The prediction has a mean pLDDT of 79. A computed fold for a 127-nucleotide RNA from Hamadaea tsunoensis DSM 44101, annotated as FMN riboswitch aptamer (RFN element).
[in-house]
RNA sequence: ACGUGCUCCGGGGUCGGUGAAAGUCCGAACCGGCGGUGACAGUCCGCGACCCGGCCGCAGCCAGCGGCCGGUUGACCCGGUGAAACUCCGGGACCGACGGUGAGAGUCCGGAUGGGAGGAAGCACGC
Repeated sequence: ACGUGCUCCGGGGUCGGUGAAAGUCCGAACCGGCGGUGACAGUCCGCGACCCGGCCGCAGCCAGCGGCCGGUUGACCCGGUGAAACUCCGGGACCGACGGUGAGAGUCCGGAUGGGAGGAAGCACGC
């Protein structure tokens, strides 16, 4: 160095308004996983999470749990610099699973002490 296993691995509601009631609506606020890309990315190309389906296993009445495979999966422009930027700088925009809730949620609560892309490091074993 390589292989396998384990460890690790997501941020954000503050003020005001309306109201019986809102961190959910309205005005302003705040946040941005991982790899890649000629130069730094929530909005480019991919991956992961959520959700749906099929098959298999445990169970076997259902529900539930796990594995594999497949599907689905949001959003950007203008100007500047430059060899190079939808990534930087300036300006103006936009996006954000499901269930719950005295009223509608990216920010609250819950599944989740879960799952997990992925990279570095540590440990163990193998080579």